[in-house]
Small-subunit ribosomal RNA from an uncultured prokaryote, 1487 nucleotides, folded computationally. The sequence is in RNAcentral, with records from ENA. The coordinates come from a structure-prediction model, not an experiment, and the mean pLDDT is 83.

RNA sequence: AGAGUUUGAUCCUGGCUCAGGAUGAACGCUAGCGGCAGGCUUAACACAUGCAAGUCGAGGGGUAACGAUGGUUUCGGCCAGGCGACGACCGGCGCACGGGUGGGUAACGCGUAUGCAACCUACCAUAAACUGGGGGGAAGAUAGCCCAGAGAAAUCUGGAUUAAUACUCCAUAACAUCAUUUUUUCGCAUGAUUAGAUGAUAAAAGCUCCGGCGGUUUAUGAUGGGCAUGCGUGACAUUAGUUUGUUGGUGAGGUAACGGCUCACCAAGACUACGAUGUCUAGGGGGUCUGAGAGGAUGGUCCCCCACACUGGUACUGAGACACGGACCAGACUCCUACGGGAGGCAGCAGUAGGGAAUAUUGGUCAAUGGGCGAAAGCCUGAACCAGCCAUGCCGCGUGCAGGAAGACGGCCUUAUGGGUUGUAAACUGCUUUUAUAUAGGAAGAAGCUUAUGUACGUGUACAUAACUGACGGUACUAUACGAAUAAGGACCGGCUAACUCCGUGCCAGCAGCCGCGGUAAUACGGAGGGUCCAAGCGUUAUCCGGAUUUAUUGGGUUUAAAGGGUCCGUAGGCGGGAGAAUAAGUCAGUGGUGAAAGCCUACAGCUCAACUGUAGAACUGCCAUUGAAACUGUUUUUCUUGAAUUUAGAUGAAGUGGGCGGAAUAUAUCAUGUAGCGGUGAAAUGCAUAGAUAUGAUAUAGAACACCGAUUGCGAAGGCAGCUCACUAAACUAAUAUUGACGCUGAGGGACGAAAGUGUGGGGAGCGAACAGGAUUAGAUACCCUGGUAGUCCACACCGUAAACGAUGAUUACUCGAUGCUAGCGAUAUACUGUUAGUGUCUAAGCGAAAGCGAUAAGUAAUCCACCUGGGGAGUACGGUCGCAAGAUUGAAACUCAAAGGAAUUGACGGGGGCCCGCACAAGCGGUGGAGCAUGUGGUUUAAUUCGAUGAUACGCGAGGAACCUUACCUGGGCUUAAAUGUAUUUUGACAGGCUGGGAAACCAGUCCUUCUUCGGACAAUUUACAAGGUGCUGCAUGGUUGUCGUCAGCUCGUGCUGUGAGGUGUCGGGUUAAGUCCCAUAACGAGCGCAACCCCUAUCCUUAGUUGCCAGCGAGUAAUGUCGGGGACUCUAAGGAAACUGCCCGCGUAAGCGGUGAGGAAGGUGGGGAUGACGUCAAAUCAUCACGGCCCUUACGUCCAGGGCUACACACGUGCUACAAUGGCGAGUACAAAGGGCAGCUACUUGGUGACAAGAUGCUAAUCUCUAAAGCUCGUCUCAGUUCGGAUUGGAGUCUGCAACUCGACUCUAUGAAGCUGGAAUCGCUAGUAAUCGCGCAUCAGCCAUGGCGCGGUGAAUACGUUCCCGGGCCUUGUACACACCGCCCGUCAAGCCAUGGAAGCUGGGAGUGCCUGAAGUCGGUGACCGCAAGGAGCUGCCUAGGGUAAAACUGGUAACUGGGGCUAAGUCGUAACAAGGUAACCGU
Repeated sequence: AGAGUUUGAUCCUGGCUCAGGAUGAACGCUAGCGGCAGGCUUAACACAUGCAAGUCGAGGGGUAACGAUGGUUUCGGCCAGGCGACGACCGGCGCACGGGUGGGUAACGCGUAUGCAACCUACCAUAAACUGGGGGGAAGAUAGCCCAGAGAAAUCUGGAUUAAUACUCCAUAACAUCAUUUUUUCGCAUGAUUAGAUGAUAAAAGCUCCGGCGGUUUAUGAUGGGCAUGCGUGACAUUAGUUUGUUGGUGAGGUAACGGCUCACCAAGACUACGAUGUCUAGGGGGUCUGAGAGGAUGGUCCCCCACACUGGUACUGAGACACGGACCAGACUCCUACGGGAGGCAGCAGUAGGGAAUAUUGGUCAAUGGGCGAAAGCCUGAACCAGCCAUGCCGCGUGCAGGAAGACGGCCUUAUGGGUUGUAAACUGCUUUUAUAUAGGAAGAAGCUUAUGUACGUGUACAUAACUGACGGUACUAUACGAAUAAGGACCGGCUAACUCCGUGCCAGCAGCCGCGGUAAUACGGAGGGUCCAAGCGUUAUCCGGAUUUAUUGGGUUUAAAGGGUCCGUAGGCGGGAGAAUAAGUCAGUGGUGAAAGCCUACAGCUCAACUGUAGAACUGCCAUUGAAACUGUUUUUCUUGAAUUUAGAUGAAGUGGGCGGAAUAUAUCAUGUAGCGGUGAAAUGCAUAGAUAUGAUAUAGAACACCGAUUGCGAAGGCAGCUCACUAAACUAAUAUUGACGCUGAGGGACGAAAGUGUGGGGAGCGAACAGGAUUAGAUACCCUGGUAGUCCACACCGUAAACGAUGAUUACUCGAUGCUAGCGAUAUACUGUUAGUGUCUAAGCGAAAGCGAUAAGUAAUCCACCUGGGGAGUACGGUCGCAAGAUUGAAACUCAAAGGAAUUGACGGGGGCCCGCACAAGCGGUGGAGCAUGUGGUUUAAUUCGAUGAUACGCGAGGAACCUUACCUGGGCUUAAAUGUAUUUUGACAGGCUGGGAAACCAGUCCUUCUUCGGACAAUUUACAAGGUGCUGCAUGGUUGUCGUCAGCUCGUGCUGUGAGGUGUCGGGUUAAGUCCCAUAACGAGCGCAACCCCUAUCCUUAGUUGCCAGCGAGUAAUGUCGGGGACUCUAAGGAAACUGCCCGCGUAAGCGGUGAGGAAGGUGGGGAUGACGUCAAAUCAUCACGGCCCUUACGUCCAGGGCUACACACGUGCUACAAUGGCGAGUACAAAGGGCAGCUACUUGGUGACAAGAUGCUAAUCUCUAAAGCUCGUCUCAGUUCGGAUUGGAGUCUGCAACUCGACUCUAUGAAGCUGGAAUCGCUAGUAAUCGCGCAUCAGCCAUGGCGCGGUGAAUACGUUCCCGGGCCUUGUACACACCGCCCGUCAAGCCAUGGAAGCUGGGAGUGCCUGAAGUCGGUGACCGCAAGGAGCUGCCUAGGGUAAAACUGGUAACUGGGGCUAAGUCGUAACAAGGUAACCGU
């Protein structure tokens, strides 16, 4: 110090989450030791038991217990307060400290700083004075003791008697107090104070060792308290008004003291937007945690203050209390009881129950420190000091160290005869001994008190020495012995975040802080191995701060992300021009006081270190006082003119209000002309019209709005304002002088204005037109379109108060480059031109901004004031308040839920957006498909099986270029289990194989026959065993390879540079051109790559070379005839090489590229025609069944062998084809011309037989040699428009061939039969030239063939293209986008289902606070007091007040509730399609 997460990617805004630290913690797993700390955060819930406040005999009467002593004794005891001591009692002091808790309290409670001239203070210190007398008789009691009584008890009553430092009486008294009066000094005021005078009032206690200790009064101090004040110290305004002793005065009372503290009277005040009152929450501080700090959170332990002591009230005593372990009363609760009545208060220390996630021992000692009492010894002390429990925290130590590679065994992983890792880790060798264990020794903390002795002076005091005193504790610590011996876990390993593999699981089980993992190869689940981080701990949970500049003072924002109020006026407030003077409130500086201690920080020191502790310093940023300074702000005063305002003159405008006037259009009415339609739409219909419409003309009436001018114009604060004119009103502007002299700016509350819609009352109503009605559209159409039409729109008055009220941009002031328009003025004579002021636009520098953009009219640079924002949804909703006639407006949450929501820009994709262009895409043509029959493939159905795959284009005559068996993967049945094949090693044998026989469907089983070779090494064959199998089983969504498609479309990228924060852009865009990102020009781009083109093959022309099996012109020979033969290379042809075409030449156009031309030349002309060639990529496209391959699965079977069946089924649907429907034809006869291929278990000439398929014989050819070979065409004849001499399906019969075998299930032949079909609906396919159409030929596979298929070959050989509006597909540019799985996208609302929180609600039921009335304990105060007392006084009675109780009405705030409202969430529900593209009616805002 940052990181993850919105997107395809980017920048920003913005939330969520994480890494850090901390805790009085808890939980899970684990655990060796010590030191120091800490330990009911919940029920201020209830408490059994024990202890926590006593002490003094040197105050007193005394003697219950104990001891000593004495006496006595029957030896059991008894007697003696005379002694040590002392229960209970009187008295003194203490009990108001110490200890606990945080319920209450938002307060002078706390903190800080002051004040008391308005006060008190026991014990202590200092000083001064005093300390007399009385109380069994004139002159008082009482407890105890004793006696009697009541009661269960607690306790109480009566009688007698008694003491005191108890109580009381008398005396004395000032420097005390009070009154009167004189006087000094001082204070901010009330006033205080000095020195006097006079008068009045009130004291005391004894004990004694005779030293003293006490007692009373006064003053001062110290300590502790009381009161008052300034400032500071929570939340909510959905709490805005509160208050009657209330605010003040006078007088009185009361108090230690001031005071409405209380009372009487008088006045009507007091507090409050700088937040009163109310409600909720809370002890405050020093400090603690965190943070760079400012802050935020917190207040446990320790210290200070406060409050409380079962709940509420009350006083008493006392120096001090309204009193934790005191009293009285009331209430709740618990206990005892003889039922009459009593007792109690752990928020003291332990402990118990309960609550809770959770917090300890019914321990030891007063040794130390401190407290109370006492003269002291001493006693008491759950304060305190110690120990016990708990890893609750912090700190420290240890669990060994060194060597040791066969890198052991085992585990895990692996590419597996091997390697890696665990890992120097272990074993093994050597060393050490902290700790643990055992034994022995053994503290400091202790000073004192007291006793003894001594010294200084005389008791006593001070000092010295000795003795005595330790709970902790035989603890810390030390020494010795022993032996690696006694001691390691937890979490994590996808990213953030350090650390990776295997197995299991298969959207299951589960994980998860956020993002997210898991659907068969999970580094994310569970286990294992390995690793990482911490370590006697490690993780999780909870909470706080941080990161978060995410409430922003330091230190944020508001055009579009959340956010500028609709606008103006203006109150309070905030801020404010120049100069001079004064002052000193703010400000600054010095000094003084205070800021407790502890803590933090620094230094040093003590425990072996550290934690911890001690000493010292610093700090405590604050508050108060005082002295000074005077720049700035403030205040006061003087002055100035530039801010502001006023004056004069001018000129401007749709500025406002009220009145008058005008024409066009529309509608209606009347009259006239006139006749059949008008109107309306995409097309129609409703509607109007023969009772005369529409149209045309004339006249009249009505209401509303003002064409042209008219504009990026003008005016107004905004909303808004438009015919002409008059009156009234307001305003900015310009020019110029003068006047005032800061009069200014902003503006919370407040006031005024405020479009449209809407509301009320009354008018008005032509046109338009919500609602409504009808007609259309549609699946529907409560819409869009059409015909009508009410409210409304208009006027007057009164409400409403909202809009996307927008420049989505608050007001004011100042400053900051330029260019160019417009409006209104002025300089200045002007429609040039130029300058200037005010306004209104565009572009732009700097700057700003996330970017888009803004840019003197700022979103720049600064200043002042106001308003507003803090993730999305819930929600501008609910409740409450205010306003309104209503509609509603305004103010304005929470629960719950999500990890995003959002802005700008980028690249794509898409659009029922735009532009340009191309393609047999359309159009123009030719021929088909869709109708028929058949063939073939598919779906479906069927089946034991109909094996599997391919499924829009891009599956369907596809894998298959050959399913009768085989193929074959499917089904049925029967067999085999190391297997069908091969290899290595091994055992055995000379067999096995084969033949034959039997069984069987076969495989196979059983029997039988025959029984090797040899160079003797062995070979061969079989057999046994072992190791390696096999799978057309799954996953094409794990893959390789191959393939289809977009598409032979023209695109796809890179380097460097430039540009942008960036994704990206540029290049590749623009203007032309091309088949083409082809080329040219231009250009922040310059180049390059993959594609295009070319290079390759075939074909078209020619040349050269070479002529066999090809050819034959010329020469010769020969035949019935044929290159048949000799020869020849001329030609054809064959097959090698070369030439040729490049817009090269000409003309025109053009800058060029290039285009055009019935141009020339040429075999070919603008890519000559074909082929091969397929960029980056898309479709998780196809294929695990060609093959290969990861993983998974089967192993007497999912392997393998065999027979038979099936893949050929058949109501039906679809695709692709063949044959046809005929005369451009069929049939018959004759006749001509190819190319390319194939051939030895083959092609076969030729001959013979058969109607024929074919058969029998026979010859040539391993092929330019032999062989397989054309049809359409042409010539002649016939048929004559018919279901035919068309068409050939189907079926009967008879055959041929292949093959082990043609039943399921072959092809072909002959004969007979002769179906549908007469050119095919909607729709749809191919083709632009040697093409379509048409005709035949060949080949692969193959025994044969279901081939009409596929792949090739040649023959004959057309028509048409105006053109690019439209359909489809594609390319480029641009635009919009809420899409990015990319429009087959996204997404809205109702309804239905489940869950969740919440609003309303008849009612039901709580809580606290207040008010009225009634009642009213204890108690203070007041009155009275016939009774008691000599008296003081008291009992009693009574009045006021009051806790509590009762009752009444209303308010506030909870819980619950039939029913009800909306909201949120939830893989695959229903209905539509509102939004995003012009989203198919542009969207949105208000009503």